[in-house]
RNA sequence: AAGUGAUAUCGGCAAACCCGUCGAAAGGCGGGGACGCAAAGCCUCCGGUCUACGGGAACGCGGCGCGCGAUGCGCGGCGCUCCUAUGACAGCGGGGUUGCCACG
Numbered sequence: 001a002a003g004u005g006a007u008a009u010c011g012g013c014a015a016a017c018c019c020g021u022c023g024a025a026a027g028g029c030g031g032g033g034a035c036g037c038a039a040a041g042c043c044u045c046c047g048g049u050c051u052a053c054g055g056g057a058a059c060g061c062g063g064c065g066c067g068c069g070a071u072g073c074g075c076g077g078c079g080c081u082c083c084u085a086u087g088a089c090a091g092c093g094g095g096g097u098u099g100c101c102a103c104g
Base pairs, nucleotide, nucleotide: 003103004102005101012037013036017032018031019030020029021028022027035091041097042096043095045094046093047092048089049088050087054084055083056082057081060080061079062078064076065075066074067073068072
C1' cells in the first nucleotide's frame, strides 16, 4: 500500500413525521426531528424503481359538437384506460471517484 471494520478516538450524515418553499407530479431545498448509516461524501455510466406537464395509442364504455344522401354514417375533441422521460430516486443495487480513524 492492497485489504479489513472486531476494538476504540475525534467526529460526521440524517429516515419517518411536522412547518415553510419550489414543482404538473415523482420529488428537491431550508428549519425542526432521529430510523438508521464505515462512505447514508460526490457523480445517473449500467440495471432497477417512481412520476406523466407534454406527446402517443385504442374506440372498449360514457357523453358533447359539427356535417350529410339522416333513427344511420363520417369527422373532431372530452372523461375513464394503456404506453412513453427529456423529469426523479446516490438512504435500491452495480460502477467510478475522493476521504477520517484503528488494525494491518
Record summary
The RNA shown here (c-di-GMP-I riboswitch aptamer) has 104 nucleotides and comes from Steroidobacter agaridevorans. Its mean pLDDT, the model's own confidence on a scale to 100, is 82. Rfam family: c-di-GMP-I riboswitch aptamer. Gene Ontology term of the family: cyclic-di-GMP binding.